[in-house]
Molecule: transfer RNA
Organism: Candidatus Babeliales bacterium
Parts: sequence; C1' cells; structure tokens
RNA sequence: UGCGGGGUGGCGCAGUUGGUUAGCGCGCAAGAUUCAUAAUCUUGAGGUCGUGGGUUCAAGUCCUACUCCCGCAA
Repeated sequence: UGCGGGGUGGCGCAGUUGGUUAGCGCGCAAGAUUCAUAAUCUUGAGGUCGUGGGUUCAAGUCCUACUCCCGCAA
C1' cells in the first nucleotide's frame, strides 16, 4: 500500500428481505427464599449500534469517507 473479516450496555455475542419496543447469556442493583452465604426465582438500571455525511416515509441493516482491531498478500 492492496484485499478480506470485524467494531451493537461493564464482558461475550444475536439482530433474517430495511419496518412493530434493539434482544440473549454472564455481570451489576433491589426484592423473595435461607439462621446466613451460595444456588434458584422475580423485578430493575445500563445502548446516541466506532465517527461524519448521504439514500429513504423509515437505517444496527443500504451507499460513501475516515478511524480502530484481526488476518492474508506485497
């Protein structure tokens, strides 16, 4: 420098053909249970979906530029 893959709550990941409220597991907080802890159950908080711009009635999803990580080639 070129090509490919990836960036979505604190962590690991889904998100189908663009459309109903962005979900799952772990973690965190509160409650229930227990003598108590763990386990289990219930509820809750936490996301400007890497950044800017564009297309669209509507974008995590499509287009574009940039940025960061991983791999391949030179």